This is a predicted structure of a 123-nucleotide RNA (c-di-AMP riboswitch aptamer (ydaO/yuaA leader)) from a soil metagenome. The model forms 96% of the base pairs in the Rfam consensus. Its mean pLDDT, the model's own confidence on a scale to 100, is 80. The sequence is in RNAcentral, with records from MGnify.

[in-house]
RNA sequence: CGCCUAAUCCGCGGAACGCGGAGCGGGGGACCCAACAUCCCAGGGGGUGAAUCCGUGAUGAAUACGCACGGAGGGGCUACUUUCCGGCCCCAACCCUUCAGCUAACCUCGUCGGCGCAGGGGA
Numbered sequence: 001c002g003c004c005u006a007a008u009c010c011g012c013g014g015a016a017c018g019c020g021g022a023g024c025g026g027g028g029g030a031c032c033c034a035a036c037a038u039c040c041c042a043g044g045g046g047g048u049g050a051a052u053c054c055g056u057g058a059u060g061a062a063u064a065c066g067c068a069c070g071g072a073g074g075g076g077c078u079a080c081u082u083u084c085c086g087g088c089c090c091c092a093a094c095c096c097u098u099c100a101g102c103u104a105a106c107c108u109c110g111u112c113g114g115c116g117c118a119g120g121g122g123a
Stems, first nucleotide, its partner, number of pairs: 001116004008022005023111006033101001044099001045096004052072006073091006081123005
C1' cells in the first nucleotide's frame, strides 16, 4: 500500500485497564399477511456466514457423521472505477437449546481474525 470480513473512524483519561460516540453489521419483537384441518410413521427446531443441493461408491447397526468421485449451484481476487473475456482460489467454522415466520415502535448484541495482487478488451 492492497485483499477477505460488518469488523472502521473519532473522542475521554498522564498511562494502563477501560469508557463513550459515529458508521457498518446481527438478533428478538405488533396489526396485516403467511402458516396452522385429521390420521399414521419418522424426525427436534432455529441463527450467523458464500460456505449449499443432487447422484454414485466404500465404510458403518444406521436414512447418521466423516471420506472419495462426479454434477448443479453459490462466494472472492485479478491495484483508478466499472463491466466482459481469460486466469487463480473458497464452499468452512461456530452459536442457541425444545424456543423464535414476516414485523412499525421498542429491546438487544458485535465491531474479531486472517492474508499479499499486479493478464487483455470496452466504457